[in-house]
Molecule: Fluoride riboswitch aptamer (crcB RNA motif)
Organism: Candidatus Thorarchaeota archaeon
RNA sequence: AACCAGCUUGGUGAUGGGAUCCACCAUAACCGCCCACCGGGCUGAUGAUUCCUACUUCUUG
Numbered sequence: 001a002a003c004c005a006g007c008u009u010g011g012u013g014a015u016g017g018g019a020u021c022c023a024c025c026a027u028a029a030c031c032g033c034c035c036a037c038c039g040g041g042c043u044g045a046u047g048a049u050u051c052c053u054a055c056u057u058c059u060u061g
Base pairs, nucleotide, nucleotide: 009026010025011024012023013022016052017051018050019049020048021047032042033041034040035039
């Protein structure tokens, strides 16, 4: 120096925020899917659960 492990802290998990849990990373984790990939098409505000907000559809006043 590289590699491995533990603790602490921080960060991340395709578009916002809160809570709980899980996973991953330590300069990485992460950066959705499909097609004939020039270009065109599709799903979801969750990693999971739940609530709020935004968006979309239907119904009623």